[in-house]
A computed fold for a 1389-nucleotide RNA from an uncultured bacterium, annotated as small-subunit ribosomal RNA. Rfam family: Bacterial small subunit ribosomal RNA. Model confidence (mean pLDDT): 83 of 100. The RNAcentral record of the sequence draws on ENA and SILVA.
RNA sequence: UGCAAGUCGAGGGGCAGCAAGAUACUUCGGUAUUGUUGGCGACCGGCGAAUGGGUGCGUAACGCGUAUGCAACCUGCCUUAUACAGGGGUAUAGCUCUCGGAAACGAGAAUUAAUCCCCCAUAUUAUCCAUUUAUCGCAUGAUAGUUGGAUGAAAGUUUUUCGGUAUAAGAUGGGCAUGCGUCCUAUUAGCUUGUUGGUAAGGUAACGGCUUACCAAGGCUACGAUAGGUAGGGGGUCUGAGAGGAUGUCCCCCCACACUGGUACUGAGACACGGACCAGACUCCUACGGGAGGCAGCAGUAAGGAAUAUUGGUCAAUGGACGAAAGUCUGAACCAGUUAUGCCGCGUGCAGGAUGAAGGCCAUAGGUCGUAAACUGCUUUUAUGCGGGAAAAAUAAGCUUCUGCGGAAGCUGAUGAUGUUACCGUAUGAAUAAGCACCGGCUAACUCCGUGCCAGCAGCCGCGGUAAUACGGAGGGUGCAAGUGUUAUCCGGAUUUACUGGGUUUAAAGUGUACGUAGGCGGUUUUGUAAGUCAGUGGUGAAAUGUAACAGCUCAACUGUUGAUCUGCCAUUGAUACUGCAAGACUUGAGUAUAGUCGAGGUGGGUGGAAUUCUACAUGUAGCGGUGAAAUGCUUUGAUAUGUAGAGGAACUCCAAUAACGAAGGUAACUCACUAGGCUACUACUGACGCUGAGGUACGAAAGCGUGGGGAGCAAACAGGAUUAGAUACCCUGGUAGUCCACGCUGUAAACGAUGGUCACUCGAUAUUCGUCCCUUCGGGGGUGAGUGUCUAAGCGAAAGCGUUAAGUGACCCACCUGGGGAGUACGUUCGCAAGAAUGAAACUUAAAGGAAUUGACGGGGAUCCGCACAAGCGGUGGAGCAUGUGGUUUAAUUUGAUACUACGCAAGGAACCUUACCUAGGCUCGAAUGCUUUUUGACGCAUUGAGAAAUCAAUGUUUCCGCAAGGACAAAUAGCAAGGUGCUGCAUGGCCGUCGUCAGCUCGUGCCGUGAGGUGUUUGGUUAAGUCCUAUAACGAGCGCAACCCCUAUGCUUAGUUGCCAGCACGUAAUGGUGGGAACUUUAAGCAGACUGCCUGCGAAAGCAGUGAGGAAGGAAGGGAUGAAGUCAGGUCAUCAUGGCCCUUACGCCUAGGGCUACACACGUGCUACAAUGGCGUGUACAAUGGGUCGCUACUUGGUAACAAGAUGCUAAUCUCCAAAACACGUCUCAGUUCGGAUUGAGGUCUGCAACUCGACCUCAUGAAGCUGGAAUCGCUAGUAAUCGCAUAUCAGCAAUGGUGCGGUGAAUACGUUCUCGGAUCUUGUACACACUGCCCGUCAAAUCACGGAAGUCGGUAGAACUUAAAGACGGUGACCGUUAAAGGAGC
Repeated sequence: UGCAAGUCGAGGGGCAGCAAGAUACUUCGGUAUUGUUGGCGACCGGCGAAUGGGUGCGUAACGCGUAUGCAACCUGCCUUAUACAGGGGUAUAGCUCUCGGAAACGAGAAUUAAUCCCCCAUAUUAUCCAUUUAUCGCAUGAUAGUUGGAUGAAAGUUUUUCGGUAUAAGAUGGGCAUGCGUCCUAUUAGCUUGUUGGUAAGGUAACGGCUUACCAAGGCUACGAUAGGUAGGGGGUCUGAGAGGAUGUCCCCCCACACUGGUACUGAGACACGGACCAGACUCCUACGGGAGGCAGCAGUAAGGAAUAUUGGUCAAUGGACGAAAGUCUGAACCAGUUAUGCCGCGUGCAGGAUGAAGGCCAUAGGUCGUAAACUGCUUUUAUGCGGGAAAAAUAAGCUUCUGCGGAAGCUGAUGAUGUUACCGUAUGAAUAAGCACCGGCUAACUCCGUGCCAGCAGCCGCGGUAAUACGGAGGGUGCAAGUGUUAUCCGGAUUUACUGGGUUUAAAGUGUACGUAGGCGGUUUUGUAAGUCAGUGGUGAAAUGUAACAGCUCAACUGUUGAUCUGCCAUUGAUACUGCAAGACUUGAGUAUAGUCGAGGUGGGUGGAAUUCUACAUGUAGCGGUGAAAUGCUUUGAUAUGUAGAGGAACUCCAAUAACGAAGGUAACUCACUAGGCUACUACUGACGCUGAGGUACGAAAGCGUGGGGAGCAAACAGGAUUAGAUACCCUGGUAGUCCACGCUGUAAACGAUGGUCACUCGAUAUUCGUCCCUUCGGGGGUGAGUGUCUAAGCGAAAGCGUUAAGUGACCCACCUGGGGAGUACGUUCGCAAGAAUGAAACUUAAAGGAAUUGACGGGGAUCCGCACAAGCGGUGGAGCAUGUGGUUUAAUUUGAUACUACGCAAGGAACCUUACCUAGGCUCGAAUGCUUUUUGACGCAUUGAGAAAUCAAUGUUUCCGCAAGGACAAAUAGCAAGGUGCUGCAUGGCCGUCGUCAGCUCGUGCCGUGAGGUGUUUGGUUAAGUCCUAUAACGAGCGCAACCCCUAUGCUUAGUUGCCAGCACGUAAUGGUGGGAACUUUAAGCAGACUGCCUGCGAAAGCAGUGAGGAAGGAAGGGAUGAAGUCAGGUCAUCAUGGCCCUUACGCCUAGGGCUACACACGUGCUACAAUGGCGUGUACAAUGGGUCGCUACUUGGUAACAAGAUGCUAAUCUCCAAAACACGUCUCAGUUCGGAUUGAGGUCUGCAACUCGACCUCAUGAAGCUGGAAUCGCUAGUAAUCGCAUAUCAGCAAUGGUGCGGUGAAUACGUUCUCGGAUCUUGUACACACUGCCCGUCAAAUCACGGAAGUCGGUAGAACUUAAAGACGGUGACCGUUAAAGGAGC
């Protein structure tokens, strides 16, 4: 902005506009007149407008649902029946005229009609009054009658008929009442004055406090009133196995609403969505005086929002209003449009096609996308073009026939928005048509690259810190598919509010205890009743939905028909076991009486002794007291100690217990009084009197509070002293409230058995308290009750555990719980003097918190045991000088690794060059090395010369082997394939190694126990070096470890004697096994024997232990070595080697020269040498073993002071050689910085080597530092050990070796013992630890951030209360004005 409610001229007066006709005029265009006709604006009148359509504000209500009732009611149009319609009257709109106003809209005058209005008449089965009869009902009463009186009707039009009035009935629609059902909050417990009832009146269609007057004081409420919050209700819908839970969109029923609030009018029906009036807010018009409006109708617009459509077509069908009808109206409805929003259906092709194409991705071969594609053949749903083409339409009107006159039948026959529809035919051509999510587990689906706790993912667990199936991309795969994912919400899973169907010892959860009200539950038996209960029947439970069958659209969605449901409510008939109710009976539950008995049960009074403290006196003298140690404190004004006397308060030693009593809290000297209770025995009595117990009441430890006493000891607060980093604590010295008494309050505790009360049932053993019965040999035994404990069967329990004192099996009642935190907090309320108690949330936060048990680990837990672990000893380190390694610093580089024990004389068992990995400089680029292949050459090399630091470059000279040959070997060059890297990651790895630890442990099979993790075995008692062995044992066996087997040393025997040996025999020398010889000895090196607690004694069950035992070379593992379980430390090593990944490639590779690894304010580790007399020095004299040696060890001789050199001999080694020192003897030194000590420095040499400057070792002479036994602390060692003395050797040209690995010589001391330190083993215990105590974890604070508060105030909103004013309207009164013949009535007040 448009449309959504009109219609009837067959009710009426009429006729503006349109059309036709007629008449008149005419410029021939037309104009004028005429209600005559078709029709009809506005008007009067009738019906409709109260339906249909929209929305869910309000409403917790008879609003809705269901079932009843109205004897307390109404109902237009429709149907049926009966009766009637006579006469009369005057208004008004319209029209005409005048006037007001901008408009909306009015005012006045004149005149007119009706199916408008009014009057009179007539009338019953209507209404009212009076009267009386019968029947019926639970009742008020109802129904049907009798008699008399009063009151009330009507409309015409037309000829087919349609309408009007009265009454009665029906149907339909409505009104009212009632039972039952219908959300959350008790941190809402009392509400109510028209409130509850009565009488009377009014009012209504009707009952009723609906309203009013009067009377009474009632009514509702813990079965939740009142208040607050939220909400339309139902059929249904979603979910669920169901019970339930959530929900109320579309469709149907009911209700409420129509801008907000109020009000009535009209009408059959409204307090009326598209009517009226008033008030208000808002919008619009205005001439400023006044007016207009209501989309929660259909479209549409704006705003809001995550988000939701066209200002479409048609009345063709269905339905509605009006009309006699034609018909008109109908945003109801039917259609179309928008949207993958949902449901359903269809398609995007089908077949063949391997060189398994190209390409992508992965990759060792190869695999995969994949018959997928290309290519060949086929089909045409769909698409596009063309053609055909419905059903939905029928009872219209008309005609004919029949008729009961209402209508019926037949014939003819107009009408389609949808619709260029559905559908059918035909042509073309694979042609027009695939996406989204996901791929760590849950959960179907895996690889590569990138990234590197970044970027990011994430529903939960959780991914990402350089090999990410979890991030991003890709390839591949999986799922669904015209959709797919995300988000939100509901139900499910969730037995996680548990009615079905849970729990409360320890996980959340038993009230602190008792008494007791309401309520719930309740013993045996009889009769009655029939409320619950059960069964039958009737009514109702709308339709739709859902469901079963069938049917219609090509299928399906969708739709139709029929059936079964609708588990409910009401009524009625029956049954009577159980429950209830009524009446009666009983004794077993419960109680009472009698007789005994028990106890720290309670209350009040009296009495007692010990002890502490204080007071007085006495004795007596210097301390007392206290502690881990001290100090504060007390004390010469006489303490502590001891004695005597006295005062006062509090508590009651022993008995005493696993005991007793009590409802719980709790109760303890003795005694008296009062009082409560339990138990036992026996009979008698009452006759279910019982159990539990929301609210309620009482009691209720300690602390605390109030008033008044009391106050010895103890002792919060407080003070002082200690401890400590601090110590507002633990310890000590003091000390006030309090503790005690009386009265009152508080009302809580781990008030615990962390276990509510009562009753019944269910194997046993044992101890104990109090009764009682029987037997007895007087010791005791056997029963029976009530308690208190322990252990245990069944059973229960997550397990631990409980187990007749249940946490077992059942019954009844009460209380309480629903993840952790926030929080037993806040607010509100109640109680309290206060402290506080009771009741008791939410926001927010979080993935766990928690229980029981298991295995470890740990403990300033326990028990047992071991180790040079401590102790007992001996010797060192830490102090000095030097050597060596490390850190640090420095540097061009000082290469790298190792770094608590388990790095630091370690890798390195040899850094001057090399090594060498580092630095500087100069060079090379298929490269310095190795393998294979191709080709070429005959060399390579050596020598010389030149340049250069060298590498390297250049030049000259010289120059192969085997083979008959082919060819081969070797070498070089060339080309190619494999380069190379001591670059990174030991936290990607293999291998090897260190450590716990040579500690005695670590496991398995079968069985058994446990729901399980797991346990048992492996633990117990002994014993051992040992999980060694014995014993016991739900374990029996076994494996890896231990031990043994192996090697060396110690004894003997046998065999064998050379290079070793030499007793006897012989020879020989100055001397020597030097020689012959020997095989005895020593010895060598092969085998054997030997030691096993075997024997004896003691102890012991055994294993085994002890013994100055015997024997024996050796005695209890004879002494050493090798040997290292399962595992731990992300221990060490990518620099021995190997190796995944990453990185460099004219360099992070390779060659060369020089330098560096050797630096030096400093710190540490490991050593050597010393500080001296158990010594130094000098001279002399002895005795080993291991091992090495030909580019070697070297005898011997000579030279040199010496290192060494020159000669020379032996030895490839039991043959030769390297080869001893401490010790011993003698002498000297005499306690000094020395005849100790040897650093440092100077000079001169020797040797190795291409080369000793940086940077070697050794020798000689000279020099002669520190140091006089070492702080805190710390290391090694238990016997041939420590200590001490030297020797050999690997590496090696030489050597920084005082180091490493071995060898022998001399050769001690000590161990009471396991309290303590360290480490370890086993058992046990606690645990909030499991990265395992270097664990875990609490609080404050800083900064940042998130959420929520407070704040002087300020602004706005909402609600309430008080007061004032008060519209429309309704009711009543009046009504002098209007009205009429008179009125009715009305305006006004």